The RNA shown here (transfer RNA) has 72 nucleotides and comes from a Patescibacteria group bacterium. It matches the Rfam family "tRNA". By type it is a transfer RNA. Gene Ontology term of the family: triplet codon-amino acid adaptor activity.
[in-house]
RNA sequence: GCCGAAGUAGUUCAGUGGCAGAACGCUUCCUUGGUAAGGAAGAGGUCGAGAGUCCGAUUCUCUCCUUCGGCU
Numbered sequence: 001g002c003c004g005a006a007g008u009a010g011u012u013c014a015g016u017g018g019c020a021g022a023a024c025g026c027u028u029c030c031u032u033g034g035u036a037a038g039g040a041a042g043a044g045g046u047c048g049a050g051a052g053u054c055c056g057a058u059u060c061u062c063u064c065c066u067u068c069g070g071c072u
Base pairs, nucleotide, nucleotide: 001071002070003069004068005067006066007065010024011023012022013021018055026042027041028040029039030038048064049063050062051061052060
């Protein structure tokens, strides 16, 4: 330099045009003599950045950024 993959909650990941979700973690409460385990509720997201298409974009298209892999 060329090709490909990935980027979504603190972490690991789903979701592939119409409400942003799960598990673990965090906070509060219940339960216990106390701890662990268990149960209930809650907080936490400009969906990597910018533009385009569309009535509507996390999702489709383009450019850029970061990470990983391959080729030379």
Source information: Taxonomically the source falls in Bacteria candidate phyla (Bacteria).